[in-house]
């Protein structure tokens, strides 16, 4: 030290999953949106993705 078989290859990106991809985090970690107010609370708003694609589920709205 090289081949060959075998095993393993984890998390996370504000509401569910799947495929590519990007990016961050080694567990005391990444990460957990925004606006108001009389701020342990309450009220409004946006978004199912970080990005592309797709399925699902909510809500308006028109048609049969």
């Nucleotide at each position: 030290a090289c081949u060959g078989c075998g095993a393993g290859u984890g998390g996370c990106g504000a509401u569910g999953g799947g495929g590519u991809u990007c990016g961050c985090c080694g567990u005391u970690a990444a990460c957990c949106g925004c606006c108001g107010c009389g701020c342990u609370g309450c009220g409004g708003c946006u978004g199912a993705u970080g990005a592309c694609c797709c399925c699902u589920a909510c809500c308006u709205u028109g048609a049969a």

Predicted 3D model of a 64-nucleotide RNA (Fluoride riboswitch aptamer (crcB RNA motif)) from a Gemmataceae bacterium. Its mean pLDDT, the model's own confidence on a scale to 100, is 77. Its Rfam family is "Fluoride riboswitch aptamer (crcB RNA motif)". Gene Ontology terms of the family: positive regulation of gene expression and response to fluoride. Rfam 15.1 lists 2,293 matches to the family in 1,982 species. It was read from a public genome assembly, where an Rfam model found it.